[in-house]
RNA sequence: AAAAAUGUUCGGCAAAACAAGAGAAAUCUUGCGACGCAAAGUUAUAUGACUUUCAGAGUUUUAGGCAGCAAGUUGCAUUC
Numbered sequence: 001a002a003a004a005a006u007g008u009u010c011g012g013c014a015a016a017a018c019a020a021g022a023g024a025a026a027u028c029u030u031g032c033g034a035c036g037c038a039a040a041g042u043u044a045u046a047u048g049a050c051u052u053u054c055a056g057a058g059u060u061u062u063a064g065g066c067a068g069c070a071a072g073u074u075g076c077a078u079u080c
Base pairs, nucleotide, nucleotide: 004079005078006077007076012037013036018031019030020029021028022027035068041073042072043071047070048069050065051064052063
């Protein structure tokens, strides 16, 4: 130094609910909140899984969403 393991130092993130707003919807943003998380950092035209259907069409297409589902990728501390 790398890999692996662990999460012990300093810390970090923020589920549901509620409030306001956007959207047709899924869902997202902000505030509050804390279920939890060693990546709950990041990546959505490389994928799989899941999900929505205004419009159009006529039983499918198109257009979206989701990373805290799997996965890719990057990273902190300690130990060995």
The prediction has a mean pLDDT of 79. This is a predicted structure of an 80-nucleotide RNA (c-di-GMP-I riboswitch aptamer) from Eubacterium ruminantium. Of the family's consensus pairs, 93% are formed in the model. Its Rfam family is "c-di-GMP-I riboswitch aptamer". Rfam describes the family as follows. GEMM was predicted in a large-scale screen for bacterial structured RNA regulatory elements. The organism belongs to Eubacterium, within Bacteria.